Predicted 3D model of a 130-nucleotide RNA (SAM riboswitch aptamer (S box leader)) from uncultured Nocardioides sp. RNAcentral holds the sequence, with entries from MGnify.
RNA sequence: CUCAUCGAGAGGGACUGAGGGAACGGCCCGACGACGUCCCGGCAACCGCCACGACUGCACCACCAGCGCCAUGGUCGUGGAGACGGUGCCAAUUCCGGCCCGUGGCGAGAGCCGUCACGGGGAAGAUGAG
Numbered sequence: 001c002u003c004a005u006c007g008a009g010a011g012g013g014a015c016u017g018a019g020g021g022a023a024c025g026g027c028c029c030g031a032c033g034a035c036g037u038c039c040c041g042g043c044a045a046c047c048g049c050c051a052c053g054a055c056u057g058c059a060c061c062a063c064c065a066g067c068g069c070c071a072u073g074g075u076c077g078u079g080g081a082g083a084c085g086g087u088g089c090c091a092a093u094u095c096c097g098g099c100c101c102g103u104g105g106c107g108a109g110a111g112c113c114g115u116c117a118c119g120g121g122g123a124a125g126a127u128g129a130g
Stems, first nucleotide, its partner, number of pairs: 001130006011040005019029003024097003041090003045087003049080008063066001094124001099121009
């Protein structure tokens, strides 16, 4: 930089001692000890593994030697197992929001505007794969 996913899941102990939830606003967590580090435990998202199906179609392997029915490989989908394959994760939807669009409520409220709720899309971030 690109792509995919982000409403599921999973905590105890020891040490430490005041902040932490990325930033900002909100709202939360936190001396009944948060955050962090270590140990142990756990979860199963991605890759990998297994089975099946669809598509593709000869670079490699195999073959009947190709204008490929079949192989190998690749892509996609569905399902499965494990956690001692590689990462990751274990408060709250990525805790919620900020920008744009739409719908609706409220405001004197048709329009504009403000605000609230819901839906869609972005931005940012996280994780994985490349």

Notes
Model confidence (mean pLDDT): 79 of 100. Rfam family: SAM riboswitch aptamer (S box leader). Gene Ontology term of the family: regulation of gene expression.